[in-house]
Predicted 3D model of a 175-nucleotide RNA (Bacterial large signal recognition particle RNA) from Patulibacter medicamentivorans. Of the family's consensus pairs, 95% are formed in the model. The coordinates come from a structure-prediction model, not an experiment, and the mean pLDDT is 79. Rfam family: Bacterial large signal recognition particle RNA. Rfam links the family to the GO terms signal recognition particle, plasma membrane targeting and SRP-dependent cotranslational protein targeting to membrane, signal sequence recognition. By type it is a non-coding RNA gene.
């Protein structure tokens, strides 16, 4: 110096146990206050707002078609000046420019037809739930605040132990 094993400390990761604090929720007890046989909580039925879903219509947004405009040097059409060609002539042929129409393409507004879309509006149907109102059953509690105890869930912090990676130190053995 290297390798192996052991001990210890640190970092990281994982697991187990347990503690403290805070929040939420449920139950229970107590205090204060409100309310209740002039009928509490709760149940049933009905109605309504809100919420969700479907359907229909409208508005809005986007897209497309139609309408309109533009749009072909030559590889679209029509008409084809000039010029060219055929012909003895009469006449004929092809055809550039220009003009007209249009294809593809491009384009503004209004309108019209259609498609798609959704924290827009209205209508309609349905659904669960909260709340409000009404009817009814029933017959004594119920609601709010604060505090104690207990259950459940979540968050934060700390502790103990186990396993594993890496590093430091020490001991033993071997080379």
């Nucleotide at each position: 110096a290297c390798g192996c094993g052991g001990a210890u400390c640190c970092u990281c990761g994982g697991g187990a146990u347990g503690a403290g604090c805070c929040c939420g929720u449920c139950g229970u007890c107590g205090a204060c206050g409100g309310u209740g046989u002039c009928g509490a909580u709760g149940g049933a039925c009905g109605a309504g707002u809100c919420c969700c879903c479907g359907u229909g219509c409208g508005a809005c947004g986007c897209c497309g078609g139609c309408c309109c405009g533009u749009g072909a040097a030559c590889c679209a059409g029509g008409u084809c000046a000039g010029g060219u060609c055929c012909g003895g002539a009469a006449g004929g042929a092809a055809g550039c420019a220009g003009c007209c129409u249009u294809a593809a393409g491009c384009g503004a507004u209004c309108g019209u037809c259609g498609g798609c879309g959704g924290g827009c509006g209205c209508a309609u149907g349905g659904g669960u739930g909260c709340c409000u109102c009404g009817u009814u059953c029933g017959g004594a509690g119920u609601c709010g605040u604060c505090g104690g105890c207990g259950g459940c869930g979540g968050g934060c912090u700390g502790a103990u132990c186990c396993c594993g990676u890496g590093g430091g130190u020490c001991c033993g053995c071997g080379u």